[in-house]
RNA sequence: CCGUGCUAGACGGGGAGGUAGCGGUGCCCUGUAACCCGCAAUCCGCUAUAGCGGGGUCGAAUUCCCGUCUGAGGCCGUCUUCCUGUGGGGUCCGGCCGCCGUAAGUGGUGACGAGGGCCGGGUCCCGCGCAACGGGAACCCGUGAACCCCGUCAGGCCCGGGAGGGAGCAGCGGUAAGCGGGCACUUCCGUGUGCCGCGGGGUCACCUGGUCGGAGCUGGCUGCGGCGAUACCGCCCGGAGGGAGCGGUCGGGGACGGGUGCACGG
Numbered sequence: 001c002c003g004u005g006c007u008a009g010a011c012g013g014g015g016a017g018g019u020a021g022c023g024g025u026g027c028c029c030u031g032u033a034a035c036c037c038g039c040a041a042u043c044c045g046c047u048a049u050a051g052c053g054g055g056g057u058c059g060a061a062u063u064c065c066c067g068u069c070u071g072a073g074g075c076c077g078u079c080u081u082c083c084u085g086u087g088g089g090g091u092c093c094g095g096c097c098g099c100c101g102u103a104a105g106u107g108g109u110g111a112c113g114a115g116g117g118c119c120g121g122g123u124c125c126c127g128c129g130c131a132a133c134g135g136g137a138a139c140c141c142g143u144g145a146a147c148c149c150c151g152u153c154a155g156g157c158c159c160g161g162g163a164g165g166g167a168g169c170a171g172c173g174g175u176a177a178g179c180g181g182g183c184a185c186u187u188c189c190g191u192g193u194g195c196c197g198c199g200g201g202g203u204c205a206c207c208u209g210g211u212c213g214g215a216g217c218u219g220g221c222u223g224c225g226g227c228g229a230u231a232c233c234g235c236c237c238g239g240a241g242g243g244a245g246c247g248g249u250c251g252g253g254g255a256c257g258g259g260u261g262c263a264c265g266g
Base pairs, nucleotide, nucleotide: 001266002265003264004263005262006261009058010057011056012030013029014028015027020047021046022045023044024043035055036054037053038052039051064259065258066257067256068255069254070253073250074249075248076247077246079245080244081243082242083241084240086238087237088236089235092234094233095232097228098227099226100225101224102223104222105221106220107218108217109216116212117211118210119209120208121207122206123205124201125200126199127198128197129196130194131193132191133190134189135188136187137186139182140181141180142179143178149174150173151172152171157166158165159164
């Protein structure tokens, strides 16, 4: 070095979960040239050499063992940051909203004269008048009494010897209260009345006339300053979920390097 037969070993591994712990069944990742049967989630089998039992194949190497690098994927952390719900706060020169100030911008107004000063009028109050309207009275017209109103009183009645006298119903005429209507004028009362008049008062809020004087006035919007209100948003505190980054942990697979037994025969 070659051949034959063996042995260790291999015939997948890993993550989470579960467990005192380990492995498995179930889930997920990776991966293959990736044996078969039986067992098993309130489970099955074991105990640091940590699946067990039975059968089969390969077998000292592309397949076994060790190291380095790389690294799919899982898990954990809360460190940073972002997003979405949620509970709360009212600390904030915040947004939104209200008020005050300022007058830089803008708008309005002003030499057809601003603001301001002075004089007057009005709006306001009191009294009076006038008018209007409403009501009452008066006045005018009509009506208006079986008797207890008036006049005239037929008939009838009474007194009288008579002449004559008397009372008086109906009718007719009139009138009182009352009733109805009219109401120009008169008078009294009243008023949610008046481009009305007279006298007095009053204030500076508004409107307005005159005059002095000669350039500002105003504060709608923006800006700036201040105060307040609110809790919709921002902000702050708590908690939940998700994404990204960072850190930790396990780690399939891959690349490279190294290592690996016994017997017999030639």